RNA sequence: CUAUGAUAAGGGCAAAGCUAUUGAAAAAUAGUGACGCAAAGCUUCAGGUCUUCGGUGAAUUUAAAACCAUGACGGCUGGGUUACCGAU
Numbered sequence: 001c002u003a004u005g006a007u008a009a010g011g012g013c014a015a016a017g018c019u020a021u022u023g024a025a026a027a028a029u030a031g032u033g034a035c036g037c038a039a040a041g042c043u044u045c046a047g048g049u050c051u052u053c054g055g056u057g058a059a060u061u062u063a064a065a066a067c068c069a070u071g072a073c074g075g076c077u078g079g080g081u082u083a084c085c086g087a088u
Base pairs, nucleotide, nucleotide: 003088004086005085012037013036017032018031019030020029021028022027035075041081042080043079045078046077047076048073049072050071054068055067056066
């Protein structure tokens, strides 16, 4: 350095639930809490999933189904990128 991930050492992250706040929602943030994680660090490039305030629907009173991401998820998968330790 590469592969690899030990019943190793020192550490790290924190699912669900609950509380508070934000948001139309999905969800996020903080606290609590640990299901798990060797990239559960970062990144929406590809696919996937969730949501629909708003828009289309609807040229004119009423305004439904349906559709649309520019919103969200990196703890869904792949890719990209950076990185701790050292049995082997």
This is a predicted structure of an 88-nucleotide RNA (c-di-GMP-I riboswitch aptamer) from Halolactibacillus alkaliphilus. Its Rfam family is "c-di-GMP-I riboswitch aptamer". From the family's description: GEMM was predicted in a large-scale screen for bacterial structured RNA regulatory elements. Of the family's consensus pairs, 95% are formed in the model. Taxonomically the source falls in Halolactibacillus (Bacteria, Bacillati, Bacilli, Caryophanales).